The RNA shown here (small-subunit ribosomal RNA) has 1431 nucleotides and comes from a metagenome. Its mean pLDDT, the model's own confidence on a scale to 100, is 80.

[in-house]
């Protein structure tokens, strides 16, 4: 003195748990000694075998003795226990003027004089025992009678003394009335008696203290009190008779419930809180209950009687018996010792003593019960960083031995001496609280672990071990219990707007608290003092055991008190007296939807009546029930009916509060204002009580226009007991009575004081000013009241802030984690409904409060985009086809991806390879160890079997000649598993404008500011403002490539001019960069560079910047690509490689033949040609850019109808070769039909790559000619050189593209906006959402289990209380016996136990029913959180 747990992070309230200290018990482990108030208390005040625990004694008899018997003392102590008990039990302070004491002291005095008896004994008799009965003799300090002394008592009368008070005490007279004694002897004494004191110990009574429940409000008849009596040691209803009607309680009586009190214990800084078994004091009990007798004393633990239960013994006839004493058994339980010695000390009884007894008491014994101490070594040296390990030495508390001392006898102990480091460390822990492992192995939401958080699903620092480490140590954890922690019950010392917590409002009794002065008093306060408050315990200084612990002195202190004096008077208090400021009363005019009552009036609604008028009204988002030809709806009058009371109205105004609105009267309260006449503290709160009290509800009686639960229809809907719509009851309205509840909310109780300021408002007054002269109006200051802003301050924060939630104060109501629960139950009220009151058991770590971040919203704004719409343009979906998925089928159809972001995707065009899949075959082991092996391992030829093949594999021969997979480990290899172990890459949000720091400032913090407003951009761009100021990644800038112009260069490229050459010619010329010579003027490529920056102009705005125009090849980013933040998706990828761990390891490795991925009732994605005439066919003509190419591209010529073959120049490429591009145009033809559209599908015959084409390739020819006539719900792309339309080329590639990537040819439509829809960004709002709307979340069902209510009843317990037997006791009378402590008998009264009825009360069973709670993945909805979709 904290600290962990609610959250995505914070601040709180608030629980829950952790660390402390004690006790109780258990688990593991243990070397000595001391010392103590430890050891069947907790449960069973349950039962008990055995043994022992109270005896002694020169009184007296008997006996040799043991010993027995009368008799005295004594046994009422000591010891045990804690059931009962809420009590004068207990503790303290008193009283006793209401009492008693045996032994003990202390003082006086005394003891004489007789007397019969009885036990033991003897004899004897009865019984199983227990014991008992008759006859005889005896003593006594046993027992009687008389004396003496003394004592009690009554009256009467004063007087003296204590004293608060005399009822005491002394004196004096009178009179009654009692039961005095005892010896023994050592001659020293001791015993007796009687009265006084005293000490001791007790009785009894008083004040005050200390538990609980009101879900126990009334108790009580010997009760309360008084006469008299009776009774006791003694007062007293303690008992009785009569008389009275009291007594006790809200300051808790009764009644239940629990408890022995106390000193002290344990815990806390203290107040407290829990306990109070042990050692001391009080108590009380003795297997339950009750009764009395002895006696100085008991209603007697080891006496007595009696009744219940239980045990033992019996001859059935009777009798014993009591361990909550020490030891011991059983039972009971988490839980507690030996049937031990001794009377040597201390007591304690007897006794003159010697002594005797004594489970009290001292010893010894066991026990991790507790406190204290000490030790498990020390020094070198060698190895090891240390730690430790070996070897030598030393020491000797301790161990083990000897001898003495010691002791009642022993254990101990203590004193000497020898041996020897020998003989001694565990126990819990190791994620976070909390000190201590990112070891290793095993397990793999299993086993387990975990007080709390929380660990365990294949890399566990948390689980079970090993190893290391911690922490305490002879101990150490765990479990229960308590106290602090916990200011979470708060007197010290809390709180109540939102977290639990202000009664719905007021009046108002007790109660608590109270203005100003002044006097008295001294209750309370205070100070001084006196008693008294037991010892041990506590602390201080000392002492005494080697030290402590422990034991002991002296002083403190505790006992916080209680009880007497004394003295002080400010507050309080109580009495007087007085005061006005609190409060009340009074007068004035004023405000006011304050009430009750009655009278009046306004519209609308409906409904009826009358004319009018005709087909629909009516309701919705749409619509249907409904109304209407009996004439509606709609329009005109007139009329009746209930309820209501528009505008005026308001942030107002009244009222306790609930609530109150047309007007006019009547009658009631109330504040405010101003006056300053009156009383004089009369005031505040306010437990119980006690009025009011919306709304809905109920009773009774009225009324009933609209409106409108319930209930019926119509709808929507998967349902739809709902929103919605048509009807419509009850009610709503009035009297009159219950009802007493509400988010009765300002979620804020009432009074008072005090503590900045600004601005409205309504009432009243006082002032100045205008003035239309009004009841006018402005403007200012005061009181009251009702709003809004804000300072200190307060608060967890939102907030509150003179109307406080600030600073005090006064009374009062209420809280104490969350559920269960406002339920159960008792009880009070109600006609019900229901109300107040108001729990537990059991569950659970949390529930909540306030504000941040984000995320989401069938919330708001603003902004933006053809992976939005709009306004176009073209598709896709329809059927064939070709691809891919997906299911299905298969021996396999490998596998991976699934909205965007998979699905012509894995650059995935699979005939074998690919290949990972399926069948069958076959083949491998680095390196180490064991068996084998020069009695030949393993390899090789030749040659035979085996087999579909091939290879192994086996045989005979021959050559080589040292190594061997035969077995355990161990590798190589693995498109084998885990992308949820990873790196890498790569998609997507994202054709987006976000994302973040630094520093300062704001907030308790989390977090905020910046970034955020306004204007502008594509764009957090940029300007301007402003607790921010700068800065960083991203945007931009930049890089490529394109469009323009310049310079430079010119071969393979290009050619205007000028030759050459060449080809055609009508002979005039025409064309030809294919040749050529010559040039670079064009183009064309490559290199350098210019250029476009809002520069410049107009508008328009502060600017930023927008609009628009010049000029330019190009204009506001020229155009198109490259790049693309911080991050999120457990996005994909272990089958590219890389790689962690798992697993295969002669097979999941490697090869090989075959097969499969190409299957086919069927669904989906992407395409490709179609459906024609903007077309097809034929035949004619024209123009390209991008690539590629040596196992390649291949001009040409032949050959074949083509595919294609056969030859071959040229090119390692600005040269040669792919390569004659299509669509287009130009002529012809088809004419609207399933066609001369379209071409699937088959059939035949060929070409080609290829080891191989059957499953399964392409390609040509020729037949053949399906389906198909423009596509439904839906959806997809697309803003200019696009889109839509044509062909080329590359990539893969032996072959094979409808694919993908690039090239170019022709070339439009339409918009120049929007946030409608899908979505992104940002600012705001809400939220119970953070795994974050695919979220959370409630309720019935249906299953488990667990407590608890209710419950016909059934058994029992305790208590009282009616009646009924009825042991046994007391008194009083009588009887009898020589008397008598006897025995009978009556009367009366007490009175256990039992039996019966009944009350009230606790606790158990109980068929059945009932609501709750808990419990990964069950049913059914989808009410709550967003406007949660009807708030």
């Nucleotide at each position: 003195u904290c600290c962990c747990g609610u959250u995505g992070a914070u601040c709180c309230u608030g629980c829950g748990g952790g660390a402390g200290g004690u006790u109780g018990c258990u688990g593991c482990u243990a070397u000595u000694g001391g010392g103590g108030u430890u050891c069947g208390a907790c449960u069973a005040a349950g039962c008990c075998a055995u043994g022992c625990a109270a005896g002694u004694c020169a009184g007296a008899g008997a006996g040799u003795a043991a010993u027995c018997u009368c008799g005295g003392c004594g046994a009422a102590a000591u010891g045990c226990u804690c059931a009962g008990u809420a009590a004068c039990a207990c503790g303290u302070c008193g009283a006793u003027a209401a009492u008693c004491u045996g032994c003990c002291c202390u003082u006086a005095g005394g003891a004489c004089c007789g007397g019969g008896a009885u036990a033991a004994c003897c004899u004897u008799g009865g019984a199983a025992a227990a014991c008992u009965g008759a006859g005889g003799a005896u003593a006594a300090u046993a027992c009687c009678g008389g004396a003496u002394a003394u004592g009690g008592g009554a009256u009467a009368a004063a007087u003296a003394u204590u004293g608060g008070a005399a009822u005491a005490u002394a004196u004096u007279a009178u009179c009654c009335u009692a039961u005095a004694a005892a010896g023994c002897u050592a001659c020293g004494g001791u015993g007796c008696c009687u009265a006084a004191g005293g000490a001791u110990g007790a009785g009894u009574c008083g004040g005050c203290g200390g538990u609980u429940g009101a879900u126990u409000a009334g108790g009580u008849u010997g009760u309360u009190g008084g006469u008299g009596a009776g009774g006791u040691a003694a007062u007293g209803g303690c008992u009785c008779a009569c008389c009275a009607a009291g007594c006790c309680g809200a300051a808790g009586a009764u009644c239940g419930a629990u408890a022995g009190a106390g000193g002290c214990c344990u815990u806390g800084a203290g107040a407290g809180a829990g306990g109070u078994a042990g050692c001391c004091u009080c108590g009380a009990g003795a297997a339950g209950g009750g009764u009395a007798c002895u006696g100085a004393u008991a209603u007697a633990c080891u006496g007595a009687c009696c009744c219940u239960a239980g045990c033992c013994c019996u001859a059935c006839g009777g009798g014993g018996u009591g361990c909550a004493g020490c030891a011991g058994g059983c039972g009971c339980g988490u839980a507690a010792c030996c049937u031990u010695u001794a009377c040597a000390a201390u007591g304690c009884a007897c006794g003159u003593a010697a002594g005797u007894g004594u489970g009290a008491u001292a010893g010894g014994g066991g026990a991790a019960c507790c406190c204290c101490a000490a030790g498990u070594g020390c020094u070198c040296u060698a190895c090891a960083u240390u730690a430790g390990u070996a070897g030598a030495g030393c020491u000797u508390u301790u161990u083990u031995c000897a001898a003495g001392a010691g002791c009642a006898a022993a254990c101990a102990u203590c004193u000497u001496g020898a041996a020897g480091a020998a003989u001694a460390a565990g126990u819990g822990g190791u994620g976070g609280g909390a000190a201590a492992g990112a070891c290793u192995g095993g397990u793999g939401c299993c086993a387990g672990c975990a007080g709390c958080c929380g660990c365990g699903g294949u890399a566990a620092c948390a689980c079970c071990a090993g190893c290391g480490c911690c922490a305490c140590g002879a101990g150490u954890a765990g479990c229960a219990a308590u106290c602090a922690g916990u200011u979470u019950u708060a007197u010290u010392g809390g709180g109540c707007c939102u977290a639990a917590a202000g009664c719905g409002u007021c009046c108002g009794u007790a109660g608590c608290u109270g203005g100003u002065u002044g006097a008295a008093u001294a209750a309370a306060u205070c100070u001084u003092u006196u008693g008294u408050g037991a010892a041990a315990u506590u602390g201080u200084c000392g002492g005494g055991c080697u030290a402590a612990a422990c034991c002991u002195g002296a002083c403190a202190g505790c006992g916080u008190g209680c009880a007497g004096a004394a003295g002080a008077c400010a507050c309080u208090g109580u009495u007087c007296a007085a005061c006005u400021u609190g409060g009340g009363a009074c007068c004035g005019g004023g405000a006011g939807g304050a009430g009750u009552c009655a009278g009046a009036g306004g519209u609308a609604u409906u409904c009826g009546g009358u004319g009018g008028g005709u087909a629909g009204c009516g309701g919705u988002a749409a619509a249907a029930u409904g109304c209407u030809a009996u004439a509606a709806u709609c329009c005109u009058c007139c009329g009746a009916a209930g309820a209501c009371c528009a505008c005026c109205u308001g942030u107002g105004g009244c009222g306790a509060a609930g609530g109150c609105g047309u007007c006019u009267g009547a009658c009631u309260a109330g504040a405010a204002c101003g006056g300053g006449u009156c009383c004089g503290a009369c005031a505040g709160u306010g437990a119980g009580g006690g009025a009011c009290g919306a709304a809905a509800g109920c009773c009774a009686g009225g009324g009933g226009a609209g409106c409108a639960a319930u209930c019926c229809g119509g709808a929507u809907u998967a349902g739809a007991u709902a929103c919605c719509c048509g009807a419509g009851u009850a009610g709503u309205c009035c009297u009159g009575g219950c009802c007493g509840u509400a988010a009765a909310c300002g979620c804020u109780g009432c009074g008072a004081g005090c503590u900045a300021a600004g601005u409205g408002u309504u009432g009243c007054a006082u002032a100045u000013u205008c003035u239309u002269c009004g009841u006018g109006a402005a403007u200012a200051u005061g009181c009251a009241g009702u709003g809004u802003u804000g300072u200190a301050a307060c608060g967890a924060a939102g907030g509150u802030g003179u109307u406080a939630a600030g600073c005090u104060c006064g009374c009062c109501g209420c809280c104490u984690g969350g559920g269960a629960a406002g339920u159960a139950u008792g009880g009070u009220c109600g006609c019900a409904a229901g109300a107040c009151u108001g729990a537990a058991a059991c569950u659970u770590a949390a529930a909540g409060g306030a504000a941040u971040u984000g995320g989401c919203g069938g919330g708001g704004g603003a902004g933006c985009a053809c992976c939005a719409c709009a306004a176009g343009g073209g598709g896709u979906g329809c059927g064939g086809c070709g691809u891919g998925c997906g299911g299905u089928u298969u021996a396999a159809u490998c596998u991976a991806a699934c909205u965007c972001a998979a699905c012509g995707c894995a650059g995935a065009g699979a005939a074998u390879c690919u290949c990972a899949c399926c069948a069958g075959a076959a083949g491998c082991g680095a390196c180490g160890g064991c068996a084998g092996g020069a009695u030949g391992a393993a390899a090789g030829u030749c040659a035979g079997a085996u087999u579909g093949a091939a290879g192994g594999u086996u045989u005979u021969a021959c050559u080589u000649g040292a190594c061997g997979a035969g077995c355990c480990g161990a590798g190589a290899g693995g498109u084998a598993g885990u992308g949820c172990a990873u790196g890498g890459c790569c998609g997507u949000c994202g054709u987006c404008a976000g994302c973040u720091c630094g520093u300062g400032c704001c907030g308790u913090a989390a977090g905020g500011u910046g970034u955020c407003c306004u204007g502008u951009u594509a764009a957090g761009u940029c300007a301007g403002g402003c607790a921010a100021c700068g800065a960083g990644c991203g945007a931009g800038a930049c890089c490529u490539g394109u469009a323009c112009c310049u310079a430079c260069a010119a071969u393979u490229g290009c050619u205007a001019a000028c030759g050459a050459c060449u080809c055609a010619u009508c002979c005039g010329u025409g064309g030809g960069g294919a040749u050529u010579g010559a040039g670079c003027a064009c183009a064309u490529u490559g290199u350098a560079g210019g250029g476009a920056c809002u520069g410049c102009c107009u508008g328009u705005g502060a600017a930023a910047a927008c609009a628009g125009g010049a000029g330019g090849a190009a204009g506001g980013u020229g155009c198109a690509g490259g790049c693309u933040a911080c991050g999120g998706u457990a996005g994909g990828u272990c089958u590219g490689u890389a790689u962690g761990c798992u697993c295969c390891g002669a097979a999941u490795c490697u090869u090989c033949u075959g097969g499969g991925c190409u299957a086919c009732a069927c669904g989906c994605g992407c395409g490709c040609a179609a459906c024609a005439a903007u077309g097809g066919u034929a035949g004619g003509a024209a123009c390209a850019a991008u690539g590629g190419g040596a196992c390649a591209c291949a001009a040409c010529u032949c050959c074949g109808a083509a595919a294609g073959g056969a030859g071959a120049a040229g090119u390692u490429a600005a040269u040669c070769c792919u390569c004659u591009a299509a669509a287009u145009c130009c002529u012809a033809u088809c004419u609207a039909a399933g066609u001369a559209c379209a071409g699937a599908u088959c059939g035949u015959g060929g070409a080609u790559u290829g080891u191989a084409a059957u499953u399964c390739a392409u390609c040509c020819a020729c037949g053949u000619g399906a389906c198909g006539a423009u596509g439904g719900a839906a959806u997809c792309c697309c803003u200019a050189g696009u889109a839509a339309u044509c062909g080329g080329a590359a990539u893969u590639c032996a072959u094979c593209a409808u694919a993908u990537u690039c090239c170019g040819g022709u070339g439009a439509a339409u918009a120049u906006g929007u946030c409608c829809c899908u979505g992104c960004u940002c600012c705001u709002u809400g939220c119970a959402c953070a795994c974050a709307c695919c979220g959370c979340c409630c309720g019935u069902c249906a299953a488990a289990c667990c407590a608890a209510c209710c419950g016909a009843g059934c058994a029992g317990g305790g208590u009282c209380u009616u009646g009924g037997u009825a042991a046994g006791g007391g008194u009083u009378u009588g009887u009898u016996u020589a008397u008598u402590u006897g025995a009978c008998a009556a009367a009366u009264u007490c009175g256990a136990a039992u039996c019966u009825a009944g009350g009230c009360u606790c606790a158990g069973u109980g068929a059945g029913g009932u609501g709750g709670g808990u419990u990964a993945a069950g049913u059914c909805g989808u009410c709550a959180c967003a406007a949660g979709g009807u708030a």